[in-house]
RNA sequence: CAGGUCGACCGGGUGAUCGCGGUCCCUGCUUGCAGGGACGGAGGAAAGUCCGCACUCCACAGGGUACGGUGCUGGCUAACGGCCAGGCGGGGAGACCCGACGGCAAGUGCCACAGAGAACGAAUUGCCCCGUGCUUGCGCACGGGGUGAGGGUGAAAAGGUGGUGUAAGAGACCACCGGCGCGGGCAGCAAUGUCCACGGCCAGGCAAACCCCACCGGGAGCAAGGCCAAGCAGGCGCAUUGGGGCGACCCGUCCCGCAAAAAGCGUCGGGUAGGCUGCUUGACUCCGGCAGGUAACUGCCGGGGCAGAUAGAUGAUCGCCACCCCACUUGGGGUACAGAAUGCGGCUUAUAGGUUGACCUGGAUC
Repeated sequence: CAGGUCGACCGGGUGAUCGCGGUCCCUGCUUGCAGGGACGGAGGAAAGUCCGCACUCCACAGGGUACGGUGCUGGCUAACGGCCAGGCGGGGAGACCCGACGGCAAGUGCCACAGAGAACGAAUUGCCCCGUGCUUGCGCACGGGGUGAGGGUGAAAAGGUGGUGUAAGAGACCACCGGCGCGGGCAGCAAUGUCCACGGCCAGGCAAACCCCACCGGGAGCAAGGCCAAGCAGGCGCAUUGGGGCGACCCGUCCCGCAAAAAGCGUCGGGUAGGCUGCUUGACUCCGGCAGGUAACUGCCGGGGCAGAUAGAUGAUCGCCACCCCACUUGGGGUACAGAAUGCGGCUUAUAGGUUGACCUGGAUC
């Protein structure tokens, strides 16, 4: 310098004017509105709603079945299907990346096409032996038997190589190699690794097929839930010394009602509209220091930060600057993905452009 691998981070800035919704203060009154002022108002994913929790209500003695999920080991965590470290397998020249990675030697089932055969091993072409017939003979045909070595099919064919053996052959037997099982030693918390000995044991694949094993899981969700409560409907109470109006009282007068209904007044519980709450300061987050740990992570100390709307505010215009694109003289255009809805931890997906660290491979120069 070129190509690559794995991370970390930013993701327009600033000023003015106008506007939207929140909190606090002041003033005014019509007491919940108006005006003024101050402060703060989207993200790394706020997204998908895929996991895990907190919180709330309902259900619940204990155990089991069913159903669903997870699935190498150890750790972290409130918890997880997340993260860290390690093991094993696979890919890459390497940095590094990927893996639902328990059990098919419990049972059941499936294995396209091709092929004789896809699984309690099969017999197409072969090889060999015997018998009969033909032939001078080599041999050929038919029948019976042995064989799984050679050829051929397939993604996959019942260990591999060499030998002994045999009529021909075969783990039938032997040596070495590979695998599996069983027993033991050593290392490791473990997964596992390694070494030794024994057994001819040689056993196809699929569990993201049913299933078996181990562990985990009650349901619904902030439109959860709690409080207040117009109107309408309902229950109950009130009365002849009735109720109401004429400002109050008396008289008077007018209206309503007249035995139990209407109206009225009072009251009660449920509760609709509506309002308040839950609601955002918390397993929070960032920075610095110290301590433990390989790490994830945890503890302590100091400092800083943090919207809460309710059909949903968080915006617009202009100036200057930064970057990119088009014209190349003024100039014009653009700045990704996207947007809170109870909160938090993850995963996944989208993302113009840019900054930065470590490492790998190749080349050049000293």
Molecule: Bacterial RNase P class A
Organism: Anaerolineae bacterium